Source information: RNAcentral holds the sequence, with entries from ENA, Greengenes and SILVA. A computed fold for a 1440-nucleotide RNA from an uncultured bacterium, annotated as small-subunit ribosomal RNA. Its mean pLDDT, the model's own confidence on a scale to 100, is 85. Its Rfam family is "Bacterial small subunit ribosomal RNA".
[in-house]
RNA sequence: UUUGAUCCUGGCUCAGAACGAACGCUGGCGGCAGGCCUAAUACAUGCAAGUCGAACGCUGUAGCAAUACAGAGUGGCGCACGGGUGAGUAACGCGUGGGAAUGUGCCCUGGAGUUUGGAAUAACCACUGGAAACGGUGGCUAAUACCAAAUAUGUCGAGAGAUGAAAGAUUUAUCGCUCCAGGAUCAGCCCGCGUUGGAUUAGCUAGUUGGUGGGGUAAUGGCCUACCAAGGCGACGAUCCAUAGCUGGUUUGAGAGGAUGAUCAGCCACACUGGGACUGAGACACGGCCCAGACUCCUACGGGAGGCAGCAGUAAGGAAUAUUGGACAAUGGGCGCAAGCCUGAUCCAGCCAUGCCGCGUGAGUGAUGAAGGCCUUCGGGUUGUAAAGCUCUUUUGGCGGGGAAGAUAAUGACUGUACCCGCAGAAUAAGCUCCGGCUAACUUCGUGCCAGCAGCCGCGGUAAUACGAAGGGGGCGAGCGUUGUUCGGAAUUACUGGGCGUAAAGCGUGCGUAGGCGGUUUGAUAAGUUUGAUGUGAAAGCCCAGGGCUCAACCUUGGAACUGCAUUGAAUACUAUCAGACUAGAGUAGUGGAGAGGAAAGCAGAAUUCCCAGUGUAGAGGUGAAAUUCGUAGAGAUUGGGAGGAAUACCAAUGGCGCAGGCAGCUUUCUGGACACAUACUGACGCUGAGGCACGAUAGCGUGGGGAGCAAACAGGAUUAGAUACCCUGGUAGUCCACGCCGUAAACGAUGUACACUUGCCGUCGGGAUCAUAGAUUUCGGUGGCGAAGCUAACGCAUGAAGUGUACCGCCUGGGGAGUACGGCCGCAAGGUUGAAACUCAAAGGAAUUGACGGGGGCCCGCACAAGCGGUGGAGCAUGUGGUUUAAUUCGACGCACCGCGAAGAACCUUACCAGGCCUUGACAUGUCUAUCAUAUUUCCCAGAGAUGGGAGAGUCGGUUCGGCCGGAUAGAACACAGGUGCUGCAUGGCUGUCGUCAGCUCGUGUCGUGAGAUGUUGGGUUAAGUCCCGCAACGAGCGCAACCCUCCUCAUUAGUUGCCAUCAUUCAGUUGGGCACUCUAAUGAUACUGCCGGUGACAAGCCGGAGGAAGGCGGGGAUGACGUCAAGUCCUCAUGGCCCUUACGGCCUGGGCUACACACGUGCUACAAUGGCGGUGACAAUGGGAAGCAAAACAGCAAUGUCGAGCCAAUCCCCAAAAACCGUCUCAGUUCGGAUUGUACUCUGCAACUCGAGUACAUGAAGUUGGAAUCGCUAGUAAUCGUGGAUCAGCAUGCCACGGUGAAUACGUUCCCGGGCCUUGUACACACCGCCCGUCACGCCAUGGAAGUUGGUUCAACCUGAAGCAGGUGCGCUAACCGCAAGGAGGCAGCCUACCACGGUUGGGUCGAUGACUGGGGCGAAGUCGUAACAAGGUAGCC
Repeated sequence: UUUGAUCCUGGCUCAGAACGAACGCUGGCGGCAGGCCUAAUACAUGCAAGUCGAACGCUGUAGCAAUACAGAGUGGCGCACGGGUGAGUAACGCGUGGGAAUGUGCCCUGGAGUUUGGAAUAACCACUGGAAACGGUGGCUAAUACCAAAUAUGUCGAGAGAUGAAAGAUUUAUCGCUCCAGGAUCAGCCCGCGUUGGAUUAGCUAGUUGGUGGGGUAAUGGCCUACCAAGGCGACGAUCCAUAGCUGGUUUGAGAGGAUGAUCAGCCACACUGGGACUGAGACACGGCCCAGACUCCUACGGGAGGCAGCAGUAAGGAAUAUUGGACAAUGGGCGCAAGCCUGAUCCAGCCAUGCCGCGUGAGUGAUGAAGGCCUUCGGGUUGUAAAGCUCUUUUGGCGGGGAAGAUAAUGACUGUACCCGCAGAAUAAGCUCCGGCUAACUUCGUGCCAGCAGCCGCGGUAAUACGAAGGGGGCGAGCGUUGUUCGGAAUUACUGGGCGUAAAGCGUGCGUAGGCGGUUUGAUAAGUUUGAUGUGAAAGCCCAGGGCUCAACCUUGGAACUGCAUUGAAUACUAUCAGACUAGAGUAGUGGAGAGGAAAGCAGAAUUCCCAGUGUAGAGGUGAAAUUCGUAGAGAUUGGGAGGAAUACCAAUGGCGCAGGCAGCUUUCUGGACACAUACUGACGCUGAGGCACGAUAGCGUGGGGAGCAAACAGGAUUAGAUACCCUGGUAGUCCACGCCGUAAACGAUGUACACUUGCCGUCGGGAUCAUAGAUUUCGGUGGCGAAGCUAACGCAUGAAGUGUACCGCCUGGGGAGUACGGCCGCAAGGUUGAAACUCAAAGGAAUUGACGGGGGCCCGCACAAGCGGUGGAGCAUGUGGUUUAAUUCGACGCACCGCGAAGAACCUUACCAGGCCUUGACAUGUCUAUCAUAUUUCCCAGAGAUGGGAGAGUCGGUUCGGCCGGAUAGAACACAGGUGCUGCAUGGCUGUCGUCAGCUCGUGUCGUGAGAUGUUGGGUUAAGUCCCGCAACGAGCGCAACCCUCCUCAUUAGUUGCCAUCAUUCAGUUGGGCACUCUAAUGAUACUGCCGGUGACAAGCCGGAGGAAGGCGGGGAUGACGUCAAGUCCUCAUGGCCCUUACGGCCUGGGCUACACACGUGCUACAAUGGCGGUGACAAUGGGAAGCAAAACAGCAAUGUCGAGCCAAUCCCCAAAAACCGUCUCAGUUCGGAUUGUACUCUGCAACUCGAGUACAUGAAGUUGGAAUCGCUAGUAAUCGUGGAUCAGCAUGCCACGGUGAAUACGUUCCCGGGCCUUGUACACACCGCCCGUCACGCCAUGGAAGUUGGUUCAACCUGAAGCAGGUGCGCUAACCGCAAGGAGGCAGCCUACCACGGUUGGGUCGAUGACUGGGGCGAAGUCGUAACAAGGUAGCC
């Protein structure tokens, strides 16, 4: 890090440590270590094993000589050590502990000897072959070289007897030599145990296993051979394949473990590849030999030479690993009596930050907190005591001087090294990486899903703490970071220490083999077990305590440890083994009842279908609706008869039986199991169960039957955009039977089997016991429900456990790829079983929570439907929008919630748009400087479309400390800046719309839950309401509801002018006096609360009815809009971040445009007429407005209006006439309806009515006769209808906001449409159904399977060939030692032959790779195509 959030499961990833490392950037010193992990690839050059004259002869040089030195050779010892490497090897190779049948040079101990003879040969000389390497022939010579004889403790043999050694040198003391015995050391051999992965490797083996005889070896042994027997190994993993040197140790880890096997140490193996022996104490021999092969070199082409996996070094390979150094001074080795020689072993030095350790790059002081940088809210902050400055120090490095130890007597490569002293001088010395979370550390700029980053999650699409840079900060530091690898974290293979109902995981079920485990009791044994002792467990390393380098790393001394193995003594509880006994486990016998347990045969009735016959007539059938189909050739219906197959209603049940699959009419026969009861018997006979065997639904397959109904495929009819489906009509396999296969299912309780233990309650089936017998209590065995403790992630399970334990088996280890591929086994086939990898993702998943959603459910509300009234949609016009057009038709608003909206009023202005003409510190603000003192203001003329430009006049400031000092204004200049209706409403504030005036939204404390959360807020009633009541683990509270506010309706009080007038006077007139009772006005109050009565309800809340009352159950209307939703609207009201423009995207002006017009839509007005038009008469309102105003009256005009102008700053005057109403007329028509359009003439406003205002008069008189689909408003003073006023406004109203007049109809009801509220349910949704998501096809990339083949590796078998070599045979060629007088012999050599055998060849198999036209599926890939399968009842429930 999976989710909106939660818990769990589960993978991926990081933080730690380590390294023989490499790479990037950087780099001062020293100490100690380390340094080809790759090509066991090929190697130039030099060196790495010699030594001995006290074994021997010869030659040379020097010397008079004695002699000394040198050289090649004979001889001795060494070269089998030391050094390198890890190819091979899965093995007695290694580790550990044992063993007996052995050898052992040099060394040590003891014993015995060292006698007598002989023949050669190298060197050398001569001749000679060859290019060379290297030889050949003849001749001379020595030995500690060689040979013979003798003898000896010895060996063999019963014995006789046989066999059987030696060497001298030099000088006088040693060194040697030979044999025997022993020791030590080293080596060979054998055995127990341990030692990688694969079973998709299950069988392997003929010298194989054993025996006897023989051979061979130092020695045992099939080590070899002949014969005999037929064994030996293997599921405790043989054989085969792959990989690998093993160990002490190293690294990690708390440990157990895991990984590893560089350096150091032990063992093994190898030395160009393969084979072979020789010599020797020791080799089958790294710097020896022979042969074969590959390669390289030399060559006179005839033939020869070579082997760095020794030290340096070279090439190559590679990410990558050093000097062709010094010395034998030390340690050790070889030879030698010794001196000594040799020693790339070793000791040192060189190179490399490769690692570990130590030190330094300065210390103190220093605030104006300097400058510069960076940020900034412009105040400042930070870098930062950091620097500079001042005062000190000298590690390191440099220079100069001294100078060890390593060396017991000499000898020092290292080396004038370590170390010590002195001098100068802050001088010579800091980087790397990170800063979104994990994870310590933040800002600015640039960029704009680009460039890039990234370990995981993820950043980047204009405000990036995640990219790049800078400033600042964190970390480490001569290093830092990256990459790779290992362990850790990972309890993520779980021995310590996990799981399997639903997350991955219980085999479909049983029987049973091996194995594992196993009741009570007694004795014996002592294998396991426990304990003691002994041996061993190399050293080094780790650990502990000391010591030495100034410390540390490092070195060193001692201890502990090495958890192991073996031998031996003891114990005997437990396990085991043996022997005996027991009955509680298990089983047998007896009695009894229950049951769809299994198999076979027979029988039965109902129903469907078909056939025959009768009655009978027009339909039947089927569906949402239809049609295909059947029927006048008589169907369907109905009655009777018959045929055939399949299945068994009711009983019937969370009833029964069975191991599971499964089993259902009735009867009979055969048969399995379980259960209960009481006794008797056997005596642990048991549990589990890898392999194995058997059973095993449906579908399917084979053969033969059968076939009524049903019914894949198929056909037709419908549905549909399509419909290869769902629905309908038909219909074949099949379903049924017999026999044989298949072997799988969501074969599920998604829960393996067996046993034991652990509170309960309620049903039911079978059996038993007791009793107070319709039954109750109780006890066994089944089958269900609910629940305690406990368990569980939760859900849930809970004596039939998913609790607590025991035993055994099976299975799991992220998702996909995939239950796929290949291989094996099974199958007639279909297919089953076993069962991967590459690649890809960071999740996939379980349970529960809150929402949202559902073509889920329940309850409720609303002019939501219904019931009504009137409209819209059709016509003409008005107005807004889209579209189109245009130079511009400025911009915004777009489902409800845009469209008579912003706009409460576009002729100019407004105005933001377009064309043209002008201005540039600007039309407007602040600051600086200069000028003018007036300026401001105002009059006039000219040019111009105007802005503007030019000119002429009028106008001449205030204060004062008397200073051109202050204030103020204008003009000019330069710069800071102004300005922007330019962009972003997805950066924002504010305001607003909407759900919705819907009844909801939350909190505190408590409680419940691991938690998200729940509870409260749910439930029963009730309400307009989360309104109230009751109940309740909740109790309270807040924002909403209601009320408080305004207004209307009633009344009272106060107050009466401009209002009013009952009474009194008066008038044309409330005109005037008078009055304030009434109306009214406007202030304060009152009234209504389910208060009262009855009913109902739960004695509640409330509801229904009634009384009274102006008003009755919220009295009517308004204002008031919870938490939130829509990235809803507005940057063009205003404000505002960021970006952009700056002689222009700013400003001014004239004219035009926003008013266009094939068309489409919304909202309205007027109509279509008689509930009306026209004419007449002249009743009745209310709200408002009025000074740049309302304007009376009078007069003029047909009228709009004009003239004049009383009054009024308004309860006083004016607008003001209300209109519908009433009376008359018209009489159903395109009209006396309707008024569009057009013409003429006017009026008003205004600088100005052409584009483009309103009005008047006369004339004209269009469409339209009530409007399709569809759709809107309204529940009472409402709809409908009638007029009136106001804002804006010069003018312009069918719009908007108000006012009153007249004044209805209907509501049964909540099934349906729409919206909403509450509860509940499902969910794979959470951007929340406008969600999610599946498969084909098309395109690109990637890995992979198959494949005619092609090509390599490896291995097996058969056959051929047969180098060198040893062994055997032969040996008429050759031959010194011995025998022999001689001839000759013995013995030997060459040669030849044979067996074995390396390389090589031929043929055929196995196995593993590489590649392959074509082909199969798979994975991945922002916006492709077709459908919509799944998730909600996903619209046909889903799934196996």